[in-house]
Molecule: transfer RNA
Organism: Thermoleophilia bacterium
RNA sequence: GCCCCCAUCGUCUAGUGGCCUAGGACACCGCCCUUUCAAGGCGGCGGCGGGGAUUCGAAUUCCCCUGGGGGCACCA
Numbered sequence: 001g002c003c004c005c006c007a008u009c010g011u012c013u014a015g016u017g018g019c020c021u022a023g024g025a026c027a028c029c030g031c032c033c034u035u036u037c038a039a040g041g042c043g044g045c046g047g048c049g050g051g052g053a054u055u056c057g058a059a060u061u062c063c064c065c066u067g068g069g070g071g072c073a074c075c076a
Base pairs, nucleotide, nucleotide: 001072002071003070004069005068006067007066010026011025012024013023018056028044029043030042031041032040049065050064051063052062053061
C1' cells in the first nucleotide's frame, strides 16, 4: 500500500428496509417484601462510533472517515 471482517445501554446481546420515539439479561438506583442480608416482585436510569448518499421510510443498503482485528504484498 491492497483486500476482508467488526463497531448497538456500564457489560453481554436481539436486530437482515416499515412491527424500533431500538427489545432482553446482568449491573446500578428507588420502592415493596424480610428481624437483617440474600433471593423474589414492581418501577426507573442508560445505547445504534462520525459524516454523507439512496429511499416515501435506514440500527439495517452504499460511500468516506475514525477505532479494533485478520490476510496479502513490499522491505534494494